[in-house]
Context: one part of a larger RNA
RNA sequence: CUGGGUGUAAAGGGCUCGUAGGCGGGGAAGAAGGUCGAAUGUGAAAUCUUAUGGCUCAACCAUAAGCCUGCAUCCGAAACCACUUCUCUUGAGUAUCGGAGAGGAUAGCGGAACUCCUGGUGUAGCGGUGAAAUGCGUAGAUAUCAGGAGGAACGCCGGUGGCGAAGGCGGCUAUCUGGCCGAAUACUGACGCUCAGGAGCGAAGGCCGGGGGAGCAAACAGGAUUAGAUACCCUGGUAGUCCCGGCAGUAAACGAUGGGUACUAGGUGUUGGGGGGAAUUGACCCCCUCAGUGCCGCAGCUAACGCAUUAAGUACCCCACCUGGGGAGUACGACCGCAAGGUUGAAACUC
Repeated sequence: CUGGGUGUAAAGGGCUCGUAGGCGGGGAAGAAGGUCGAAUGUGAAAUCUUAUGGCUCAACCAUAAGCCUGCAUCCGAAACCACUUCUCUUGAGUAUCGGAGAGGAUAGCGGAACUCCUGGUGUAGCGGUGAAAUGCGUAGAUAUCAGGAGGAACGCCGGUGGCGAAGGCGGCUAUCUGGCCGAAUACUGACGCUCAGGAGCGAAGGCCGGGGGAGCAAACAGGAUUAGAUACCCUGGUAGUCCCGGCAGUAAACGAUGGGUACUAGGUGUUGGGGGGAAUUGACCCCCUCAGUGCCGCAGCUAACGCAUUAAGUACCCCACCUGGGGAGUACGACCGCAAGGUUGAAACUC
């Protein structure tokens, strides 16, 4: 390489869009590139196979036939693949009417809690722990009442509830805006799927510039604990956490499960639509169905665990990735970055 694989053994790219490429629905006609058949030419000899013969046999040699699975020309076939033309509607899309939603962006507003400040009441403690101490407090703390300021986060509702491609999204209102679902019709007529490169998005932490800073809190300081305690516990506390602009581009970025299509027992919850039934003022209830989201479970699959119409079943298409452990996601080179570092990614050696 081939083969075999990728939930947990090595292995699904963090996610999306999309270029080249690969793959791709039904009918009719055409042409004949692939494909298939016939003929002709050619496919050196030797070798090889078969037969016969020659050396006493054999090896060896000779003769004949086959083989040389190929190529070219030409004549045909038209199912399939590709192509051209016409056409269809079920794939895909558009329009119309409804629907749900923490989907995104911007601005404004709200209450609880917290800290600080001012004032009142009030007096000796408060705080903290396993127990303490550091700390705060007679310059009046803690507690309590009133007023003011500030920043961050949004209790209940809240739910294996919802939305989003993923990261992720949760107070309220307004504006702008993306996607999704259902029901009927009408329209376009294969316009599709996937996607190497590429582009965009991408938690937390980190970086640069400017703001902000209540609480929390790496680092740091102190108090304890301890044999020690560069920790766990306590008192403090700076970056940071927040906002704006830019960079970075990683993760147990997880369902550790790439995307698409089709098919293959059921049962039971739940979310959003639609239809029907009974009932009725209505909600509620029952049945069917579409889209999502859970649990249980047959066949089948699996090394087992488990998966099981949301497949890890049965198939097809496209992409990515794996090939013993360590060395090592390291070195070198290249590209990217302000840096931190990221991406790509070995070998010697060793077991």
The part of an RNA shown here (small-subunit ribosomal RNA, central domain) has 351 nucleotides and comes from a metagenome. It matches the Rfam family "Bacterial small subunit ribosomal RNA".